[in-house]
Molecule: Bacterial RNase P class A
Organism: Phycisphaerae bacterium
RNA sequence: UGAGUGGGUCGGGCGGUCGCCGGAUUGAAACACAUCCGGAGGAAAGUCCGAGCAGGAUAGGGCACGGUGGCGGCUAACGGCCGCCCGGGGCGACCCGCGGGAAAGUGCCGCAGAAAAUAUACCGCCGCGGGGGUUUGAAUCCCCCGCGGUAAGGGUGAAAUGGUGCGGUAAGAGCGCACCGCGUCGUCGGUAACGGCGACGGCAGGGCAAACCCCACCGCCUGCAAGACCAAGUAUGCUGCGUGCUCGGCCCGGGCAUCUCGCAGCGGGUAGGUUGCAUGCCGACGGGGAGACCUUUCGGCAGAGCCGGUCGGCGACGGCCGGUCGAGUGUAAUGACCGCCAUCCGCCUUCGGGCGGAGACAGAACUCGGCUUACAGACCCACUCAUUUA
Numbered sequence: 001u002g003a004g005u006g007g008g009u010c011g012g013g014c015g016g017u018c019g020c021c022g023g024a025u026u027g028a029a030a031c032a033c034a035u036c037c038g039g040a041g042g043a044a045a046g047u048c049c050g051a052g053c054a055g056g057a058u059a060g061g062g063c064a065c066g067g068u069g070g071c072g073g074c075u076a077a078c079g080g081c082c083g084c085c086c087g088g089g090g091c092g093a094c095c096c097g098c099g100g101g102a103a104a105g106u107g108c109c110g111c112a113g114a115a116a117a118u119a120u121a122c123c124g125c126c127g128c129g130g131g132g133g134u135u136u137g138a139a140u141c142c143c144c145c146g147c148g149g150u151a152a153g154g155g156u157g158a159a160a161u162g163g164u165g166c167g168g169u170a171a172g173a174g175c176g177c178a179c180c181g182c183g184u185c186g187u188c189g190g191u192a193a194c195g196g197c198g199a200c201g202g203c204a205g206g207g208c209a210a211a212c213c214c215c216a217c218c219g220c221c222u223g224c225a226a227g228a229c230c231a232a233g234u235a236u237g238c239u240g241c242g243u244g245c246u247c248g249g250c251c252c253g254g255g256c257a258u259c260u261c262g263c264a265g266c267g268g269g270u271a272g273g274u275u276g277c278a279u280g281c282c283g284a285c286g287g288g289g290a291g292a293c294c295u296u297u298c299g300g301c302a303g304a305g306c307c308g309g310u311c312g313g314c315g316a317c318g319g320c321c322g323g324u325c326g327a328g329u330g331u332a333a334u335g336a337c338c339g340c341c342a343u344c345c346g347c348c349u350u351c352g353g354g355c356g357g358a359g360a361c362a363g364a365a366c367u368c369g370g371c372u373u374a375c376a377g378a379c380c381c382a383c384u385c386a387u388u389u390a
Base pairs, nucleotide, nucleotide: 001386002385003384004383005382006381007380008379009378010377012341013340014339015338016337017336018335020039021038022037023036024035025034041361045372046371048370049369050368051367052366053223054222055221056220060252061251062250063249065219066218067217068216069215070084071083072082073081074080085099086097087096088095089094100214101213105212106211107208108207109206122154123153124150125149126148127147128146129145130144131143132142133141162180163179164178165177166176167175181203182201183200184199185198186197187196188195189194227275228274229273230272237266238265239264240263241262242261244256245255246254247253279302280301281300282299283298284297286295287294288293303325305324306323307322308321309320310319311318312317343358344357345356346355347354348353
């Protein structure tokens, strides 16, 4: 200098003029006006996991079903994260993983090929017997038939019955040997997955479980459109059925009710408001509302809240200390315009700068921890490879 790998941050700023939502203060019967404070993300998306919370319900057990799947940790928990082991890819930094079991059972491996399982012989190689051709004749050489041996060579295929080499054989073959692979046993290291070393054994068809299945561990269901409350209003209406309705499917078991109950059908009224709801609890002085309820300030305690420091840990993370508690809508506010600055792109340049254009993905609606997906542009850290210079 170039090419890469892993991780992190920002993703506009300032001012002005108007506009919207929440709160406070003044004022006022109550409003209005005015002033001040605050007001959408790293993913708010997807709705894929886990939990908090609410109801079934004061609960539970089992079967079925579903999820996860190397080992050890972190966490409230998870299918998440961290480190390590094994396998695969890459020169490497690193990346990927369908990572328990094929000797419990069942099933699949199309076509091609002789053959994909109860293994076999298409082309071949070798031996024996017979026949023919060549030849003076035989040998040799060539062809055909039968019997036997063979799976080393060739072919088909994703995969062909361990691999490579040497010996041996009529030709071959773990037939024998060496190394590798596989199995068993021992020993050393490691918390473990697993790895190193050694000894013995010629040892046999392989793959697929992201095929059914087996094993281990985990899992109650429904979900804020869950729930709770206030006010108003109608017809505690009519008909039929009943020891019923309800707790994902089934069983046991539980809860609610029993004719003013429950289920089904017809019919009528209402669709308003408060809360859940945005850190929680306690206390004090207040403010608002018809009510259910809402809310400022001050003090204290707490926290799967946030920020910073420090100690421990390879790391995910944990302990301690300090500070802070900073949208809450409800068919949905958080906006629009102007000017300047900053960033990027293109053109020009007297190299001071000038002109023009652009600015990603995207919008809270119970909350939190993760994962996945989208993202113009700018920046930072560490590491790898190549080349060059000193």